[in-house]
Context: one part of a larger RNA
RNA sequence: UGACGGGGGCCCGCACAAGCGGUGGAGCAUGUGGUUUAAUUCGAAGCAACGCGCAGAACCUUACCAACCCUUGACAUGGAUAUCGCGGGACCAGAGAUGGUUCUUUCAGUUCGGCUGGAUAUCACACAGGUGCUGCAUGGCUGUCGUCAGCUCGUGUCGUGAGAUGUUCGGUUAAGUCCGGCAACGAGCGCAACCCACGUCCUUAGUUGCCAGCAUUCAGUUGGGCACUCUAGCGAGACUGCCGGUGAUAAACCGGAGGAAGGCGGGGAUGACGUCAAAUCAUCAUGCCCCUUAUGAUCUGGGCUACACACGUGCUACAAUGGAUGGUACAACGAGUCGCAAAGCCGCAAGGUCUAGCCAAUCUCUUAAAGCCAUUCUCAGUUCGGAUUGCAGGCUGCAACUCGCCUGCAUGAAGCUGGAAUCGCUAGUAAUCGCGAAUCAGAACGUCGCGGUGAAUACGUUCCCGGGUCUUGUACA
Numbered sequence: 001u002g003a004c005g006g007g008g009g010c011c012c013g014c015a016c017a018a019g020c021g022g023u024g025g026a027g028c029a030u031g032u033g034g035u036u037u038a039a040u041u042c043g044a045a046g047c048a049a050c051g052c053g054c055a056g057a058a059c060c061u062u063a064c065c066a067a068c069c070c071u072u073g074a075c076a077u078g079g080a081u082a083u084c085g086c087g088g089g090a091c092c093a094g095a096g097a098u099g100g101u102u103c104u105u106u107c108a109g110u111u112c113g114g115c116u117g118g119a120u121a122u123c124a125c126a127c128a129g130g131u132g133c134u135g136c137a138u139g140g141c142u143g144u145c146g147u148c149a150g151c152u153c154g155u156g157u158c159g160u161g162a163g164a165u166g167u168u169c170g171g172u173u174a175a176g177u178c179c180g181g182c183a184a185c186g187a188g189c190g191c192a193a194c195c196c197a198c199g200u201c202c203u204u205a206g207u208u209g210c211c212a213g214c215a216u217u218c219a220g221u222u223g224g225g226c227a228c229u230c231u232a233g234c235g236a237g238a239c240u241g242c243c244g245g246u247g248a249u250a251a252a253c254c255g256g257a258g259g260a261a262g263g264c265g266g267g268g269a270u271g272a273c274g275u276c277a278a279a280u281c282a283u284c285a286u287g288c289c290c291c292u293u294a295u296g297a298u299c300u301g302g303g304c305u306a307c308a309c310a311c312g313u314g315c316u317a318c319a320a321u322g323g324a325u326g327g328u329a330c331a332a333c334g335a336g337u338c339g340c341a342a343a344g345c346c347g348c349a350a351g352g353u354c355u356a357g358c359c360a361a362u363c364u365c366u367u368a369a370a371g372c373c374a375u376u377c378u379c380a381g382u383u384c385g386g387a388u389u390g391c392a393g394g395c396u397g398c399a400a401c402u403c404g405c406c407u408g409c410a411u412g413a414a415g416c417u418g419g420a421a422u423c424g425c426u427a428g429u430a431a432u433c434g435c436g437a438a439u440c441a442g443a444a445c446g447u448c449g450c451g452g453u454g455a456a457u458a459c460g461u462u463c464c465c466g467g468g469u470c471u472u473g474u475a476c477a
Base pairs, nucleotide, nucleotide: 001477002476003474004473005472007471008470009469010468011467012466013465015461016460019425020424021423022422023421026316027315028314029313030312031311032310033309034307035306042053043052064302065301066300070296073127077126078125079123080122081121082120083119084118087104088103089102090101091100092099093098107117108116109115129291130290132289134287138285139284140280142278143276145274150189151188152187153186154185155184156165157164158163169180170179171178195268196267198265200236201235203233204232205231206230209226210225211224214223215222239262242256243255244254245253246252318418322377323376324375325374326373327372328371334365335364336363339358340357344353345352346351384415389410390409391408392407393406394405395404431453432452433451434450435449436448437447
């Protein structure tokens, strides 16, 4: 100087407390461990691995296993020789890769020289190739403490020196934020602001959007209009600016006015010096080592989907604040030509058929659901719950057996609120309700977004956890 303390002081955080809802019990989904297996590819491991890499494993993906098969190779550059195309179709063998037969097509430029370019085949060698090893050789990127308020430097001063000072102290703040003081004076990286979208207003513009008044219609449908809504650009607006109080006359804090918004307005992006030899050689790049008729490459089938069990994360429930049936109302974000697909018709339905419209503020996905109004069920393993299984179908796709999703009929399991323990959340939040998108042929209870309805509680900081700061002890570095 640090680190540590079941030392002390001060301060903060959904850290506790006060509340609301969960997890832990059930069934299922998903990830992991274990076990099994020819293989169940590999990685991730307290917080910070475990719906994680995977924004989507039937083939492909795919890295694993078995069998078949290739050896200058699936991919790149270079040399020599040959050909002029490359390509397309058919047949045979085969699981396919591949092998064989056959038909068709017959490159471009040109100085007319096989000269140039391009392509294919063969040969030999340099080489290719490796998701093989090492993340404890590395770059890059990332997690974490933590959006915590810290981390440092120059000059000066003090100390033999390591170092100290500044950065401590008194206030204050979300903040090393600001003020005052001070052997310090300044500065840098962080904080804040500058950026994005939300909330109010003005203005510009007015179609595909909108409709106050006028006409018109089943319908903003049409004429008309751009006032309003909205869209998307430019601006304004909030600064403790004003008033009162407290304070040291400071910084600031408390209350008030005006205001759409008030003291950081709510949210996002933004992550200092560093810590964990943290993660990643399987995104990529890369040193060293290793393989080179195989640890490379092709292909068929299988596996990654196994199942006595254990754990994590979720979904659905156990019901009456509910289930069922009928009627009826109101969104936002988004996506669409290899696409979104209306209306009509067929089907109980999944879906099919037929084709309008739309490269979209125009058309479509697109009926939002909870809600509201009625009717019914009457506390029961039930008209709760839907697992499991049987049958019949639909869709995608060469192909749904291993191993997809959906529909109908039948079946109707566990489950009556969950032990010890444990998690999230402070406001348009929790809880609850649906909708969209990425990936994607198909395949979400996951993920990322969107809006609808919309709470309770916070006395307080003694305690648990984490963090900041000053101080103290130390046989630790």

Small-subunit ribosomal RNA, 3' major domain from an uncultured bacterium, 477 nucleotides, folded computationally. It matches the Rfam family "Bacterial small subunit ribosomal RNA". Model confidence (mean pLDDT): 83 of 100.